[in-house]
RNA sequence: GCGCCCGUAGCUCAGCGGAUAGAGUGCCCGGCUACGAACCGGUAGGUCGUAGGUUCGAAUCCUAUCGGGCGCG
Numbered sequence: 001g002c003g004c005c006c007g008u009a010g011c012u013c014a015g016c017g018g019a020u021a022g023a024g025u026g027c028c029c030g031g032c033u034a035c036g037a038a039c040c041g042g043u044a045g046g047u048c049g050u051a052g053g054u055u056c057g058a059a060u061c062c063u064a065u066c067g068g069g070c071g072c073g
Base pairs, nucleotide, nucleotide: 001072002071003070004069005068006067007066010025011024012023013022018056028042029041030040031039049065050064051063052062053061
C1' cells in the first nucleotide's frame, strides 16, 4: 500500500429500511436476612466511532474518514 471483519449502555453483545434502540451483567434504590452473599422487584445510564449522501423514514443502504483485528504484498 491492497483486501476482509469489527465499532450500539461502564463491560459482553442482540437488533428483516418503520412502534419510544434492547438483553445479560455491573452501578444505584428497595425487598429478603441478625448482617452479608445468593435470590426478587425497580430506577438511571445511548448524539448507534465521526462526517456527508440516498430515502417519506437510516443503528441498518452508499461514500469518505478515524480506531481495532486478520490476511496479502
Transfer RNA from a Clostridia bacterium, 73 nucleotides, folded computationally.
The source organism's lineage runs through Bacteria, Bacillati, Bacillota and Clostridia.
It matches the Rfam family "tRNA". The family's RNA type in Rfam is transfer RNA. Rfam describes the family as follows. Transfer RNA (tRNA) molecules are approximately 80 nucleotides in length.